[in-house]
RNA sequence: UUCUUAUCUAGAGAUGUGGAGGGACUUGGCCCUAUGAUACCUCGGCAGCGGGUUUUUACAUUUGUAAAAAUACUGUGCUAAUUCCAACAAACGUAAGUUUUGAAAGAUAAGAA
Numbered sequence: 001u002u003c004u005u006a007u008c009u010a011g012a013g014a015u016g017u018g019g020a021g022g023g024a025c026u027u028g029g030c031c032c033u034a035u036g037a038u039a040c041c042u043c044g045g046c047a048g049c050g051g052g053u054u055u056u057u058a059c060a061u062u063u064g065u066a067a068a069a070a071u072a073c074u075g076u077g078c079u080a081a082u083u084c085c086a087a088c089a090a091a092c093g094u095a096a097g098u099u100u101u102g103a104a105a106g107a108u109a110a111g112a113a
Stems, first nucleotide, its partner, number of pairs: 001113008013043002016040002021032003026087004044079003048076004052071008083105001088102004092097001
């Protein structure tokens, strides 16, 4: 980097550096930002996925398998706003359009190449 699978309306901020845009890309909206954003460092925090540990249940039968729950020990991840919202399709509606569902794109984890 590509592919597969799962999840994405929950949760969690302070210090310092720095000095202009930022919220993935394009368009439209909306928002954050000199009361200093985005980014980076430090320290905290959260608990999504994998591992570990513990408990319960079932099966097997003496330590295994499966399921559920708990735990922040570990590898990652995250810590404004639903992935900030929409874009494509379907359903509803005479229509304007609104709502719902699905897709696409993206993010994260695990596995594979």
Predicted 3D model of a 113-nucleotide RNA (SAM riboswitch aptamer (S box leader)) from Bacillus canaveralius. The prediction has a mean pLDDT of 81. The sequence was found by an Rfam model in a public genome assembly.